[in-house]
RNA sequence: GCCCCUGUAGCUCAGUGGGAGAGCACCCGGCUGAAGACCGGGUUGUCGUGGGUUCGAACCCCACCGGGGGCA
Numbered sequence: 001g002c003c004c005c006u007g008u009a010g011c012u013c014a015g016u017g018g019g020a021g022a023g024c025a026c027c028c029g030g031c032u033g034a035a036g037a038c039c040g041g042g043u044u045g046u047c048g049u050g051g052g053u054u055c056g057a058a059c060c061c062c063a064c065c066g067g068g069g070g071c072a
Base pairs, nucleotide, nucleotide: 001071002070003069004068005067006066007065010024011023012022013021018055026042027041028040029039030038048064049063050062051061052060
């Protein structure tokens, strides 16, 4: 330098055009002498950045940035 994969909640990830979600974590309550486990409820996001396509973009296209891998 070229090619491929990847970037979504504090962490690990799902979601591939029309409601942004799960588990863990965290908070509140229940239970307990207390704590843990368990049960119920709840909060958490500029979806890497900018632009384009579209009635509508996390999702499609382009550029850039970060991470991983391959070729030379």
A computed fold for a 72-nucleotide RNA from a bacterium, annotated as transfer RNA. It matches the Rfam family "tRNA". About the family: Transfer RNA (tRNA) molecules are approximately 80 nucleotides in length. The RNAcentral record of the sequence draws on ENA.